[in-house]
Context: one part of a larger RNA
Molecule: large-subunit ribosomal RNA, domain IV
Organism: metagenome
C1' cells in the first nucleotide's frame, strides 16, 4: 500500500454516466390493502400489529418473570409513481452481446388433388406420410381490442391467346463447282453428283390485351385570397400511376434543438404532458391502444445505507522488513 471482512458521529446520494457497490427489506400468524384489469389478475400491493419464559385454567386468557434484543443465531422480497419497447413462458451470439434480436399462439397471401407440391440424391429411393386441403409447404405479420385507406404507370405474378417478334426442326428456290453437249469464239449447259441455303412452316417466351398490394413498391409543387395584422375553409395553374386517409407525431423516428408552453427540482441538455412548423410517422417491411409479464431502457420517489462530504479503526490473507 494491496485484498476479503466488519463496524463508525453528523449528514444521508451531497457519489456517480447511473445508487454501480453495498445497507435495508425479508420466515410464521393477524389486520389491511388503490389506479387499471382480458375480471383471471395488480397482491405478499401499499401499509400496521404479533411473538421468548413461568404459574394458573379445558381453552379463550389472567398473572408474573428475565434480557439491550424472544422469526434473540443462520438461510428467507425493498417498496411505489410515471414512460419506452415486446403481448405473454420460452430462445440466442459455447469464449466481450441475453435484448426492443429469434421464437411464439393468432391473422393473411400463396403453392399443392396424392406417384401432392416441396426437400435429399446421379439414381433407386427416402423424407412430406402410412398424412388427404379442418391436410402439407413457402412467403409476410406476431397474443388481444379498434382497425388496415389511394395508386396496377414500372417491376413481379395470375390469365389471355387475334396481331407482331422469335430457336432447333421441316422445306427446299436463286446462286457454285464439275460436263456430256452446243458455239468460230467469248461463252452458254441438261442430267447426274457435290456445295449452297431464300420463300414458306414451326412452341414457350418476349411485345401486346386485362386482372393482381397482408405482391416489389410509391402516396406532389406553385401562385393568390377574410373589414387590424396573422391565418386561409375558398380560388388558379403545372405535374402524376396516385398524390399520405385514419390514428400517432421534437417520437427507439426532429436537422435547426437545450423547438414552445405546462409539471416535477432551489436549479432539469434527460423526464412526463401538451402544440404541430412531421429536415426525413403513418396503417401486416403493419398504424394506435392495451392488462398480465421482464436478470430490458428511461426519469422521479419513499426507506436505507462509508456511494460521498473525509476518512477512521479493527480481524484475516498477502507485499514489505528482519531471521
Nucleotide at each position: 500500500c494491496c485484498c476479503u471482512u466488519g463496524u463508525u458521529a453528523a449528514g444521508g446520494a451531497a457519489c456517480u454516466c447511473g445508487g454501480c457497490a453495498a445497507a435495508a427489506u425479508g420466515a410464521c400468524c393477524c389486520c389491511g390493502u388503490a389506479a387499471c384489469u382480458u375480471c383471471g389478475g395488480g397482491a405478499u400491493a401499499a401499509g400496521g400489529g404479533g411473538a421468548g419464559c413461568c404459574u394458573c385454567g379445558a381453552a379463550a386468557g389472567a398473572g408474573g418473570c428475565c434480557g439491550c434484543a424472544g422469526a434473540g443465531a443462520a438461510u428467507a422480497g425493498g417498496c411505489c409513481c410515471a414512460a419506452g419497447c415486446g403481448a405473454c413462458u420460452g430462445u440466442u451470439u459455447a469464449g466481450c452481446a441475453a435484448a426492443a434480436a429469434c421464437a411464439c399462439a393468432g391473422g393473411u397471401c400463396u403453392g399443392u388433388g396424392c406417384g401432392a407440391a416441396g426437400u435429399a440424391g446421379a439414381g433407386a429411393u427416402a423424407c412430406g406420410a402410412c398424412g388427404u386441403a379442418u391436410a402439407c409447404g413457402g412467403g409476410c405479420u406476431g397474443a388481444c381490442g379498434c382497425c388496415u385507406g389511394c395508386c396496377c404507370a414500372g417491376u413481379g405474378c395470375c390469365g389471355g391467346a387475334a396481331g407482331g417478334u422469335u430457336a432447333a426442326g421441316g422445306g427446299g428456290a436463286a446462286g457454285u463447282g464439275u460436263u456430256a453437249g452446243g458455239g468460230c469464239a467469248a461463252c452458254c449447259g441438261a442430267a447426274g453428283c457435290a456445295c449452297g441455303g431464300a420463300a414458306c412452316u414451326u412452341a414457350a417466351g418476349c411485345c401486346c390485351c386485362g386482372g393482381u398490394g397482408a405482391a416489389c413498391g410509391g402516396c406532389g409543387g406553385c401562385c393568390g385570397u377574410a373589414a387590424c395584422a396573422a391565418u386561409a375553409a375558398c380560388g388558379g395553374u403545372c405535374c402524376u400511376a396516385a398524390g399520405g386517409u385514419a390514428g400517432c407525431g421534437a417520437a427507439a423516428u426532429u436537422c435547426c434543438u437545450u423547438g414552445u408552453c405546462g409539471g416535477g427540482u432551489a436549479a432539469g441538455u434527460u423526464c412526463c404532458g401538451a402544440c404541430c412548423c412531421g429536415c426525413a410517422c403513418g396503417a401486416a417491411u403493419g398504424g394506435c391502444g392495451u392488462a398480465a409479464c421482464g436478470a430490458c431502457u428511461u426519469g422521479g420517489g419513499c426507506a436505507c445505507u462509508g456511494u460521498c462530504u473525509c476518512a477512521a479503526c479493527a480481524a484475516g490473507g498477502g507485499a514489505c522488513c528482519c531471521g